[in-house]
RNA sequence: AUCUUAUCAAGAGUGGCGGAGGGACUGGCCCUGUGAAACCCGACAACCAGCAUGAUGUUUUUCUAUGUCAUGCAUGGUGUUAAUUCCAGCAGAUUAAAUUCUGGCAGAUAAGAA
Numbered sequence: 001a002u003c004u005u006a007u008c009a010a011g012a013g014u015g016g017c018g019g020a021g022g023g024a025c026u027g028g029c030c031c032u033g034u035g036a037a038a039c040c041c042g043a044c045a046a047c048c049a050g051c052a053u054g055a056u057g058u059u060u061u062u063c064u065a066u067g068u069c070a071u072g073c074a075u076g077g078u079g080u081u082a083a084u085u086c087c088a089g090c091a092g093a094u095u096a097a098a099u100u101c102u103g104g105c106a107g108a109u110a111a112g113a114a
Base pairs, nucleotide, nucleotide: 002113003112004111005110006109007108008107013041015040016039021031022030023029025089026088027087028086042081043080044079047077048076049075050073051072052071053070054069055068056067057066058065085106090103091102092101093100
C1' cells in the first nucleotide's frame, strides 16, 4: 500500500513544553502570539485482549472444555481530546429560490485477511 466488517450528532485540560502554523485533499468557512503543530502529563471513550456477573447453546458418563448474547470494570493494546468526519465536493428527491433530506464517494479509527 490492498481487501473485508463495524463505527463516525455523544464525550474529554485555565496543565507542562514548544515556538508558527493548523483543520487529510479541492473549494468554502474557521482556529491560531489572549500562543498553532509536534512531544509529555492529565482526561474521554470502550474497538480488541483481559477480568467479573447473568442468560443461553455445544461437548463429556462425570470432572470439564468451549461458543454466543447482555451488563459491568478500565488492567493491557490502540484511538480520541475546536466546530456533525466543521460544511460541501457525485447522484437522487424537495423548494419559486435560498434551502432541506436520502444514498454514495473520499477520509478517520478499530478488528481481521492475504
A computed fold for a 114-nucleotide RNA from Sporolactobacillus shoreicorticis, annotated as SAM riboswitch aptamer (S box leader). It was read from a public genome assembly, where an Rfam model found it. The model forms 97% of the base pairs in the Rfam consensus. The prediction has a mean pLDDT of 85.